[in-house]
Annotation: Predicted 3D model of RNase P RNA and transfer RNA as a complex of 432 nucleotides.
RNA sequence: UAAGUGAGCCGGAUGAUGGCGACAUGACGGGUAUCUGUCAUGCCGAGGAAAGUCCGGGCUCCACAGGGCAGGAUGACGGAUAACGUCCGCCCGGGGUGACCCGCGGGAAAGCGCAACAGAGAACAGACCGCCGCAUUAUUUGCGGCAAGGGUGAAACGGCAGUGUAAGAGACUACCGCGUCUUUGGUAACAAAGAUGGCAGUGCAAGCCCCAUCCGGAGCAAGAUCAAACAGGAGACCAUAGGUUUGCCCGACCUGUUUCCAGGUAGAUCGCUCGAGCCUUCCGGUAACGGACGGCCAAGAUAGAUCAUCAUCAUCACGAAAGUGAUACAUAACCCGGCUUACAGGCUCACUUAUUUU
RNA sequence: CGGGGUGUGGCUCAGUUUGGUAGAGCACUUGGUUUGGGACCAAGGGGCCGCAGGUUCGAAUCCUGUCACCCCGA
Numbered sequence: 001u002a003a004g005u006g007a008g009c010c011g012g013a014u015g016a017u018g019g020c021g022a023c024a025u026g027a028c029g030g031g032u033a034u035c036u037g038u039c040a041u042g043c044c045g046a047g048g049a050a051a052g053u054c055c056g057g058g059c060u061c062c063a064c065a066g067g068g069c070a071g072g073a074u075g076a077c078g079g080a081u082a083a084c085g086u087c088c089g090c091c092c093g094g095g096g097u098g099a100c101c102c103g104c105g106g107g108a109a110a111g112c113g114c115a116a117c118a119g120a121g122a123a124c125a126g127a128c129c130g131c132c133g134c135a136u137u138a139u140u141u142g143c144g145g146c147a148a149g150g151g152u153g154a155a156a157c158g159g160c161a162g163u164g165u166a167a168g169a170g171a172c173u174a175c176c177g178c179g180u181c182u183u184u185g186g187u188a189a190c191a192a193a194g195a196u197g198g199c200a201g202u203g204c205a206a207g208c209c210c211c212a213u214c215c216g217g218a219g220c221a222a223g224a225u226c227a228a229a230c231a232g233g234a235g236a237c238c239a240u241a242g243g244u245u246u247g248c249c250c251g252a253c254c255u256g257u258u259u260c261c262a263g264g265u266a267g268a269u270c271g272c273u274c275g276a277g278c279c280u281u282c283c284g285g286u287a288a289c290g291g292a293c294g295g296c297c298a299a300g301a302u303a304g305a306u307c308a309u310c311a312u313c314a315u316c317a318c319g320a321a322a323g324u325g326a327u328a329c330a331u332a333a334c335c336c337g338g339c340u341u342a343c344a345g346g347c348u349c350a351c352u353u354a355u356u357u358u
Numbered sequence: 359c360g361g362g363g364u365g366u367g368g369c370u371c372a373g374u375u376u377g378g379u380a381g382a383g384c385a386c387u388u389g390g391u392u393u394g395g396g397a398c399c400a401a402g403g404g405g406c407c408g409c410a411g412g413u414u415c416g417a418a419u420c421c422u423g424u425c426a427c428c429c430c431g432a
Base pairs, nucleotide, nucleotide: 001354002353003352004351005350006349007348008347009346010345012313013312014311015310016309017308018307020045021044023042024041025040026039027038028037029036030035047329051340052339054338055337056336057335058334059219060218061217062216071215072214073213074212075211077089078088079087080086091105092103093102094101095100106210107209111208112207113204114203115202128150129149130146131145132144133143134142135141158176159175161173162172163171177199178197179196180195181194182193183192184191185190223270224269225268226267230263232261233260234259235258236257237256241255242254243253244252245251277296278295279294281292282291283290284289314327315326316325317324318323359431360430361429362428363427364426365425368384369383370382371381378415386402387401388400389399390398408424409423410422411421412420
């Protein structure tokens, strides 16, 4: 210098004018009052993802003696955490020259199922070509032995070399692979070394299934308080009446005032923003993270505020210049921890590979 | 806040259950038929199955993530 890998950060800046929402104080007005309207001043007012709503938790209500079935989720090992399917470390497997990246990564001798086409044979194997022996025989055909070689396939029942044999074969031997045991290192997964066994039992569980662990349900439109309307129950009082039911009688039903109780829609208030909170420094830990001292309070709406204009600067594009245009993705709605996705442009740190120069 | 479904040629849909060469109709192109056109007959082209990664010998189909759209309930 070029190409890359990993981690972190910023997310236009400043000022002026006007507007909107929350809170505090004050003035004026309304109201018996809780309170409320207008104005003024002060102060605060979106994000790294506020998004998708994919996981986990707090909180609230309902359910619940205890246990089991069904259903769902997770899946090497150790740790972090309120919890997690998240994060950290590490192991194993795979990819990359490398920095580094990816993996739902338990069980296939509990059982069931599947393996197209090709091929002789595809799951407690099989014999097309071939090799060998015997019989027949000129060519050939039949019977038997073999599974080394050819061929098919993603996969052919350990690989390769030698001994051996009629030809062959773990039949035997060395090495490699695999299984079992022991020792050493490690908390463990696992790794290394040594001994020993015999080559049986292929793959797929992100097919059914088995094993281990975990899981009660619903969600702030949860839920709580007050309470117009509406309608229910009980008592007291007045009247002994009126109305409806067939013209009349009986009977039945309905209708007044007031007090108390319970429910409850609209609406109002709470829940509601002080919280597993944020920042600096230090300590423990490889890290995730934990602890201590000190400091800070920084949106809380309810049809939903957080905006507009101008000036200067910054960045980018076009242009010879003057200048013109643009400024990403996106907007809280109970709150937190993660994951995922979108994102103009810029900055920092560590590392790798190649080339060149000193 | 909660639940369900769809994505396959230009258009409308099968195929996914049980993994094994991607199909149909309409549309398009060429030829035939006709005086010419339509209809009809014959032949043909056109798809990485929304995207990315994985499992598997092999994925439209199975798994995970993600994007877009549609529907339902409080």
It holds a member of the Rfam family "Bacterial RNase P class A". About the family: Ribonuclease P (RNase P) is a ubiquitous endoribonuclease, found in archaea, bacteria and eukarya as well as chloroplasts and mitochondria. Rfam classes the family as a ribozyme.